Description: Predicted 3D model of an 87-nucleotide RNA (c-di-GMP-I riboswitch aptamer) from Paenibacillus pini JCM 16418. It matches the Rfam family "c-di-GMP-I riboswitch aptamer". About the family: GEMM was predicted in a large-scale screen for bacterial structured RNA regulatory elements. Genes associated with GEMM are involved in a diverse array of functions, including chemotaxis regulation, signal transduction, secretion and chitin. Its family is annotated with cyclic-di-GMP binding in the Gene Ontology. RNAcentral holds the sequence, with entries from Rfam and Ribocentre. The source organism's lineage runs through Bacteria, Bacilli, Caryophanales, Paenibacillus and Paenibacillus pini. Model confidence (mean pLDDT): 79 of 100.

RNA sequence: AAACUUUAUAGGCAAACCUAUAGAAAUGUAGGGACGCAAAGCUAAAGGGACUAAUGUCUUAAAUGACGAUGUCAGCCAGCUGCCAGA
Numbered sequence: 001a002a003a004c005u006u007u008a009u010a011g012g013c014a015a016a017c018c019u020a021u022a023g024a025a026a027u028g029u030a031g032g033g034a035c036g037c038a039a040a041g042c043u044a045a046a047g048g049g050a051c052u053a054a055u056g057u058c059u060u061a062a063a064u065g066a067c068g069a070u071g072u073c074a075g076c077c078a079g080c081u082g083c084c085a086g087a
Stems, first nucleotide, its partner, number of pairs: 005087001007085001012037002017032006035075001041080003047077002049073003056067003
């Protein structure tokens, strides 16, 4: 000096749920709220996985139903980056 492991301080983030709002939905944003998080920081245009199904295609006499991402999730895996103190 670097990596790994464990512990603590300061500081940080914020699940469910509620309210408002955007959206077809998934879900996002803001406020409240804390289940948890040592990367719960960033990346959805490296990749896998998950959710939704409007437009579209197929189906039906019609209603319906099926397929399907160009939509969404980084608090699923993954990739990239990284703060403070001690042992």